c-di-AMP riboswitch aptamer (ydaO/yuaA leader) from a soil metagenome, 109 nucleotides, folded computationally. The sequence is in RNAcentral, with records from MGnify. Of the family's consensus pairs, 96% are formed in the model.
[in-house]
This record gives sequence, C1' cells and structure tokens, in this order.
RNA sequence: UGCCGAAGUUGCUUUUGCAACGCGGGGGAACCAACGUUCAGGGGCUAAUCGUUCCACGACGAACACUUCCAGUUCGAGCCCGUCAGCUAACCUCGUAGGCUAAAGGAAG
Repeated sequence: UGCCGAAGUUGCUUUUGCAACGCGGGGGAACCAACGUUCAGGGGCUAAUCGUUCCACGACGAACACUUCCAGUUCGAGCCCGUCAGCUAACCUCGUAGGCUAAAGGAAG
C1' cells in the first nucleotide's frame, strides 16, 4: 500500500474503560410450512459442504488491488449452544475480533 472478515467511526474519560452511531449474528407471533423420528440427539456462526472405488479424487462453494469474463494460484478450517430453537412483526439479546500482503496476468466496460 492493499487483502480476508460484521469487526469501523465518533464522543466522553486520568485511563487500556464507557457510550452512541454504523455494520453483523441469535432468539421470538399470526399466516404459511412441517405431520413428526427428537441417541443414529438436535441446532448456530462461517465459503468451509456433499459423494466416492477414500486421505486422494469428484461435485459444488470461497478468496486473489474498480466490475464482469477468461486464465492462473490457493482455501473448504475452526468454534459455539447444551437435550433445546422452522419461518416470524412487535420485542429481547449478543459481537464489533483476529490474520495476512511486496506484488497486483489478459479482454471488455
């Protein structure tokens, strides 16, 4: 300089704290959906899932300096709730981290 990501901005404060705004997540009616398979427990965040002749492939998904396409190079982990949750207005509630980068190809707009 820029990238992934919701993860930024501002104010107050002696302060490493607090608050607001912005962004993001969860719970939660009616109607609708589902007629159950709830130990083979179930569910959430996330691209991070599925399958197979199984640790390697395939399908599909994700990232790479304006956008799209092509090419190329990579990734598909981890964590959480705790027997429990479809959607969901009002309402309630939580997070605002962390990790990378020395090169950025071609075409059209």